Predicted 3D model of a 594-nucleotide part of an RNA (large-subunit ribosomal RNA, domain I). It matches the Rfam family "Bacterial large subunit ribosomal RNA".

Context: one part of a larger RNA
């Protein structure tokens, strides 16, 4: 030195195991913020660090509950000292306090720091110093003022706002908007209006009550889902893209406004003094109170069998007041009654009953013996309860040992929903007439450029921008895929709408043919930590003694560090780099060989 084989070291794979994870279900919430958020700094317990709660009232203050014996969070003990049946710690609801920085906002600033004004106090009477407020910008609203330029406006001061500013996983709206890629290259074209950037809202947003579809029958606002259908289409007719109506299905809700016309306030033009006007007739009375245009409130009026205005008629509970003065007539405002509605759009606050339900709890049947082990849930032998044999833990397999489960109760206080009462709003109706007027303008439409639609310009409609140009008022207008004609739908150029739909940062409970520490979030541990990085940003490794520390007193070697004894334990080859403990590696014995 090789080989065999036995026993070590090393090292941590592999089996159990889990305090993490991941995926979805169902319910709930769906926002926090100048009344200073999110998120952070620095503090802060008698004792050093991290974490964690907390905020100089600093592991906490105070009320209210709830609960009933120990407590003073955790790594993690020790001492020290305290508190507690006069109910502590602990759990829950409601409040106080809540340094600095951070939208950060009194002025600056290399965040958590510097430096100020006013007003009050406190010290002290000089100041320096110390507390409490309070002082940023736009906007709205009021209200004083005020230029160029007379009114007038811009400006500028005061006041009042729970106004707004920033954060926030997805989800939506809207403004921008790519390329790798496919077309087997590669320009139209795709990918993709995607990724991304912004910006701005909600609890969902957007969309929404037909100038719609259809097709000579018919439907009736919008979403979503299924089919219709990879059809019609589109397309270097490549590569792909790719509806819609109908038809079954969720949900279901349909209101306000402009304008005509009356009235009322202003304006500003005009106007003959009585033949203009005061509602009509009749006697009086008034005296620019007319008119005509502007503006602003109130009424009224909202539609496609076209409406409305506007003339007439009909029919109507009461009851006050108005209307130039009396009478009769007729109109206008109220209040009761009568009816309808309502806090989720059509307007909008609030409180109290009552019932429900959150957010702490309460009560909850039934087992014992032997024997065997460390240790009995296992195994004989005799029991038991079950609306509860879901599941966890307990020295091994546990319905009856805990803790629960089925079932049954429970809230002073706060919130959520349902309901009702107060309370609030709104209220004539019908017929006929058609002569007048009204129906939403730089609109629609037209050229031209361009974009979005299944539709790439194409016969190219319909929607939507930008330049120009520029209508018509129901005998008006659009619309049915160039364009005309019948014929059919609808009524644009002004607003609101709930639900059915999308998501999932969070709360709660539950589920797995999901993972078991190289897996499952990057993360089961001091983890977005350590560590890299000038930044943006990148980013780990790292679980298990044992039932229970009972963590090896004592005593020997040795400076120790380790080990022998000795003790504990069921085991110590379970001795803390501690469950198993593969291999690679690296030995030490003993046998062959050489």
């Nucleotide at each position: 030195g090789g080989c065999a084989c036995a026993c070590g070291g090393u090292g941590g794979a592999u089996g159990c195991c889990u305090u993490g994870g991941c995926a979805c279900c169902a319910g709930g919430a769906a926002c926090c913020g100048a009344a200073g958020a999110a998120g952070g700094a620095c503090g802060u317990a008698g004792g050093a660090a991290u974490c964690u709660g907390c905020g100089a009232u600093a592991a906490g203050c105070c009320u209210c509950g709830g609960g009933g014996a120990g407590u003073c969070g955790a790594u993690a003990a020790c001492c020290a000292g305290a508190c507690u049946g006069u109910g502590a710690u602990c759990c829950g609801a409601g409040g106080a306090u809540u340094u600095c920085c951070g939208a950060a906002u009194g002025g600056g600033g290399a965040a958590a720091c510097c430096c100020g004004g006013c007003u009050g106090g406190a010290g002290g009477c000089a100041a320096g110093u110390c507390c409490a407020g309070u002082c940023a910008c736009u906007c709205u609203c009021a209200u004083c003022u005020g230029a160029a330029c007379a009114c007038a406006u811009a400006g500028g001061g005061u006041g009042a706002g729970u106004a707004g500013a920033g954060g926030g996983a997805a989800c939506g709206u809207g403004g921008g908007g790519a390329a790798g890629u496919g077309a087997a290259a590669c320009a139209u074209c795709u990918c993709a209006g995607u990724a991304c950037c912004c910006a701005c809202a909600g609890g969902a947003a957007g969309a929404g009550a037909a100038a719609g579809c259809a097709a000579c029958c018919g439907c009736g606002a919008u979403u979503c889902c299924g089919u219709g259908a990879g059809u019609a289409g589109u397309g270097g007719c490549g590569a792909g893209c790719g509806a819609a109506a109908g038809c079954g299905g969720a949900a279901g809700a349909g209101g306000c406004u402009a304008a005509a016309c009356c009235u009322u306030a202003u304006c500003u033009g005009u106007g003959u003094g009585a033949u203009a006007g005061c509602u009509g007739u009749c006697a009086g009375g008034c005296g620019u109170u007319g008119c005509a245009g502007g503006u602003a409130a109130g009424g009224g009026g909202u539609c496609g069998u076209g409406g409305g205005a506007c003339u007439g008629c009909u029919u109507c509970g009461u009851u006050g007041g108005c209307u130039c003065u009396g009478a009769c007539a007729g109109g206008c405002c109220g209040g009761c009654a009568g009816g309808g509605a309502g806090u989720c759009a059509a307007a909008a606050a609030u409180u109290c009953g009552c019932g429900u339900u959150a957010u702490a709890g309460u009560c909850g049947a039934a087992g014992g013996g032997c024997a065997u082990u460390g240790a009995a849930u296992g195994g004989c032998c005799c029991g038991g309860c079950a609306c509860a044999g879901a599941g966890g833990g307990u020295g091994c397999g546990a319905c009856c040992c805990c803790c629960g489960u089925a079932g049954a109760c429970g809230a002073a206080a706060u919130g959520g929903c349902g309901u009702g009462a107060a309370c609030u709003c709104c209220u004539g109706a019908g017929c006929a007439g058609u002569a007048u007027c009204c129906c939403a303008a730089g609109u629609a439409g037209c050229a031209c450029g361009g974009g979005g639609c299944c539709c790439g310009a194409g016969a190219a409609a319909u929607c939507c921008c930008g330049u120009g140009u520029g209508a018509a008022u129901c005998u008006g207008g659009c619309g049915g895929g160039a364009c005309c004609a019948c014929c059919c739908g609808c009524u644009a150029a002004g607003c609101c709408u709930a639900a059915a739909u999308a998501u999932u940062c969070c709360c709660u409970g539950g589920u797995g043919a999901c993972c078991g520490a190289u897996a499952g979030c990057g993360g089961a541990c001091a983890a977005g930590u350590a560590c890299c990085g000038u930044g943006a940003g990148g980013g780990a490794a790292a679980g298990g003694u044992g039932a229970a520390a009972a963590g090896u007193a004592c005593c020997c070697c040795g400076g120790g560090a380790g080990g022998g004894g000795a003790g504990u334990g069921a085991a110590a080859u379970a001795g803390a780099u501690c469950c198993u403990g593969a291999a690679a590696c690296c030995g030490u014995g003993u046998g062959c060989c050489u």